């Protein structure tokens, strides 16, 4: 100086004037619910966003405890209030390298699947080809034999198929050929030696027999009761309805119960007639039972509470490689409900274009709280800081 | 604000416990008729909402993004 790699910060800045939300104080009004005016104090993120995971709160459900089902994570250790996060490792890949990725337990419980191609695809397999036999046939011979086609076997090194073809490289070995042997790698069992462990190194035996696929079923460990702030609580109008009660009124039967001075009274059910409504009318069906007051209780519309002192910010400072944890001090920081956070001017601050070096113009990312907290994912213009890499130049 | 679903040809929907995507209807030729419809023969069209992973192989399984759409409380 160029390209890169990782961590983190920031997400316009002062100040007038005008208006809004929420709270404090003072005044004045008031139908006591509240409202006007004035004054203080405060007012959106880093992601308020998607709603994908933890929780904490409510309300259901449960006597404890276990199992089944079901869903969910899945190297190891450690951190958390808990998590799929965080953090430190390991092990595989991937890049020269800084560093980047990984749903990273079991495929000798067990079940399914592996299309097409290929001879063969899962307790392998002979299509080519290489090899060995044959009193088979045919054809050449320098008469030893050789070739072709055939039958009958050996063979998994080569060739083709394929994502995958049953160690791999190398020597020895064979008719060829093959862990058949042998030496290294690789794998499986065992055992030292380091590590808290994942695991990593080393020795000895196996001669290789175990293919892939669990973000298919499965199986093995842990975790999960279900639902969610339209959770849920309180408070409560007018109107209709429901329950009781009082006065007034009021047709019939039948059935019960009470009272009686046997004439009757009087309460409750049932049907029926009448009345009102409804199905556009009639038959027929269905509801509904007069009228006036007074009392309860439930809901509705509305208001109130949940609602913001909380796993809380900020410094110090001890402990940890961190993540994070302790101590100490210190601050109270939105809280709307058709739903406030906003508009205008000024200096400045960035970018961008025109003039030219005085300035005009235009523009200022994503995006906006809704109980709330801890993460994760996505969007996000520009700025600025650290750490480290690789190349080239120059001292 | 919370919970759910859907998303394949112009258009309604299949296919979804993986093997390379169909069906009807519309659209295009063609025959048939004097034309038309009807009918009969044929054709074409598809990043299967986007992007990434798992797998040899993905519309299908997994994860994140986009758009649409339902539903919700109390009482009898």
């Nucleotide at each position: 100086c160029c390209a890169g790699a990782c961590g983190g910060c920031u997400g316009g800045a002062u100040g007038g004037c005008c208006g809004c939300g929420c709270u404090u104080c003072g005044a004045g009004g008031u139908u006591c619910g509240c409202c006007u005016c004035g004054g203080g104090g405060u007012g959106a993120g880093g992601a308020a966003a998607g709603u994908c995971c933890g929780g904490g709160c409510u309300c259901c459900a449960c006597g404890g405890g276990g199992a089944c089902a079901c869903g969910g994570u899945g190297c190891c250790g450690g951190g958390u209030a808990a998590c799929a996060c965080c953090c430190g490792g390991c092990a595989g890949g991937g890049g020269c390298g800084a560093c980047c990725c990984u749903c990273g337990g079991g495929a000798c419980a067990g079940u399914g699947c592996c299309a097409c191609a290929g001879a063969a695809a899962g307790c392998a397999a002979a299509c080519c080809g290489c090899c060995u036999g044959c009193u088979g046939c045919g054809c050449c011979u320098u008469c030893g034999g050789g070739c072709u086609c055939g039958c009958a076997g050996g063979u998994a090194a080569g060739g083709g198929u394929g994502a995958a073809a049953g160690g791999g490289u190398g020597c020895g070995g064979u008719a060829a050929g093959a862990g058949c042997g042998c030496a290294c790698c690789g794998c499986g069992c065992c055992g030292g030696c380091g590590g808290u462990a994942a695991c990593g190194u080393u020795g000895g035996c196996g001669g290789c027999a175990c293919g892939g696929u669990a973000a298919a079923c499965c199986c093995c460990a842990c975790c999960g009761g279900g639902a969610g702030c339209u959770a849920g609580g309180c408070c409560g109008a007018a109107u209709a309805g429901g329950g009781g009660u009082g006065g007034c009124g009021c047709g019939c039967g039948c059935c019960g119960g009470g009272c009686u001075u046997c004439g009757g009274c009087u309460c409750g059910g049932c049907g029926c007639a009448g009345g009102c409504g409804u199905g556009u009318u009639c038959u027929c069906g269905c509801g509904c039972u007069g009228c006036c007051g007074c009392c309860c209780g439930g809901g509705u519309a509305g208001g109130c509470c949940g609602c913001a002192u909380g796993a809380g910010g900020c410094g110090u400072u001890c402990g940890g490689c961190a993540a994070c944890g302790g101590a100490c001090g210190u601050c109270c920081c939105a809280g709307a409900u058709g739903a406030a956070u906003g508009g205008u001017c000024a200096u400045c601050c960035c970018c961008u274009g025109c003039u030219c070096a005085g300035g005009c113009a235009g523009g200022g990312a994503c995006a906006g709280a809704a109980c709330c907290c801890g993460g994760c994912u996505u969007a996000c213009a520009g700025g600025c800081c650290g750490u480290c890499u690789g190349g080239c130049g120059c001292c | 604000g919370a919970u759910c679903g859907c998303u394949u040809a112009g258009c309604u929907c299949a296919g979804c416990c993986g093997g390379u995507a169909g069906a009807g209807c519309a659209a295009c030729u063609g025959a048939c008729u004097u034309u038309u419809a009807a009918u009969c023969a044929g054709u074409a069209g598809g990043u299967c909402g986007a992007g990434a992973g798992u797998u040899c192989g993905a519309a299908u399984c997994u994860c994140u993004c986009a758009g649409c759409g339902a539903u919700c409380a109390c009482c009898a």

Description
Two RNAs folded together computationally: RNase P RNA and transfer RNA, 471 nucleotides in total. It holds a member of the Rfam family "Bacterial RNase P class A". It is annotated as a ribozyme.